Overview:
A computed fold for a 322-nucleotide part of an RNA from Methanofastidiosum sp., annotated as large-subunit ribosomal RNA, domain IV. It matches the Rfam family "Bacterial large subunit ribosomal RNA".
[in-house]
Context: one part of a larger RNA
RNA sequence: UCCAGUUAAGGGAACUCGGCAAAAUAGCUCCGUAACUUUGGGAUAAGGAGUGCGUACUGUCUUUAACCGGACGGUACGUCUCAGUAACUUGAGGGCUUCGACUGUUUAAUAAAAACACAGCUAGCUGCUAUCCUGUAAAGGUUUGUACAGCUGGUGACAUCUGCCCAGUGCCGGCACGUUAACCCCGGUUUCAACCGGGCGAAGCGCCGGUAAACGGCGGGAGUAACUAUAACUCUCUUAAGGUAGCGUAAUACCUUGCCGCUUAAUUGGCGGCUUGCAUGAAUGGUGUAACGAGAGCCCUACUGUCCCUAACUGGAACCUA
Numbered sequence: 001u002c003c004a005g006u007u008a009a010g011g012g013a014a015c016u017c018g019g020c021a022a023a024a025u026a027g028c029u030c031c032g033u034a035a036c037u038u039u040g041g042g043a044u045a046a047g048g049a050g051u052g053c054g055u056a057c058u059g060u061c062u063u064u065a066a067c068c069g070g071a072c073g074g075u076a077c078g079u080c081u082c083a084g085u086a087a088c089u090u091g092a093g094g095g096c097u098u099c100g101a102c103u104g105u106u107u108a109a110u111a112a113a114a115a116c117a118c119a120g121c122u123a124g125c126u127g128c129u130a131u132c133c134u135g136u137a138a139a140g141g142u143u144u145g146u147a148c149a150g151c152u153g154g155u156g157a158c159a160u161c162u163g164c165c166c167a168g169u170g171c172c173g174g175c176a177c178g179u180u181a182a183c184c185c186c187g188g189u190u191u192c193a194a195c196c197g198g199g200c201g202a203a204g205c206g207c208c209g210g211u212a213a214a215c216g217g218c219g220g221g222a223g224u225a226a227c228u229a230u231a232a233c234u235c236u237c238u239u240a241a242g243g244u245a246g247c248g249u250a251a252u253a254c255c256u257u258g259c260c261g262c263u264u265a266a267u268u269g270g271c272g273g274c275u276u277g278c279a280u281g282a283a284u285g286g287u288g289u290a291a292c293g294a295g296a297g298c299c300c301u302a303c304u305g306u307c308c309c310u311a312a313c314u315g316g317a318a319c320c321u322a
Base pairs, nucleotide, nucleotide: 001317002316003315004314005313006312007311008310010308011307014306019303027051028050029049030048031047036041038157052079053078054077055076056075057074058073059072060071061070062069080084092301093300094299095298096297097296098295099293100292104116105115120155121154122153123152124151125150126149132141133140134139158288159287160286161285163218164217165216168215169214170211171210172209173208174207177206178205179204184199185198186197187196188195219237220236221235222234223233246280247277258274259273260272261271262270263269
């Protein structure tokens, strides 16, 4: 010096990206327990008190012929220690917000999560020799199942909702007409063919409809109210339709440390509002939400060698000298 530990007066997060690490809490009995809530929870919420040993009496059950005993308690008195779950064992707690409903799953060896899954919701395909998948095929799985089933996609408990657009791309349906391959037919040409022209003509495409919990999309410029400001209102260009309900400086906001309030002595933080949203927005789901989380951010109490500011000790390793 390092590794693993122990202890520290006063202060108590001033350390630090961040209380990382450590400390503190802890078992059992009794009392007591908030907001919120899907009425199940939240909850060991929080917050308190007790706890060893001895003696006496005593309750319930049990044992004995009876005494003496046994199990679980209760009351009173006594007794020792700094300390009675005396060691070991053994939750720190609370508040606000975000994301994901939850238990679960995952990058064997840098990621455990807000990612995946999930129950629920929803769309499509499928009538059984089904659909879908594997295989060149035979055949096999789904299935010795049969639409309350199977397969594929999306969303993701629950509550409340899920607006407008079918112009583009896709999918589904229709089809008078147009286009149109080969075969075939007719004509021409050729010695025979090749070849040339015409006719017939499927699917597809054109054409006509439907479809957005299909892929997706969801405007601009002027003017106007008896202070000002703003614009319910009007005009205009334009689109397939011009973003509805909600939410909003957000895990989304460039400007931005937006503005206001609370929190601090001081806050690019956090929370609550406002909101003209560079570039929010409704199953690419929107907005809420009890419970849950080794998830993320912030605050408070307790606690502490994290720090002020270091020190001493125990065990081990290295190092130096012999």
The full RNA is in RNAcentral, with records from ENA.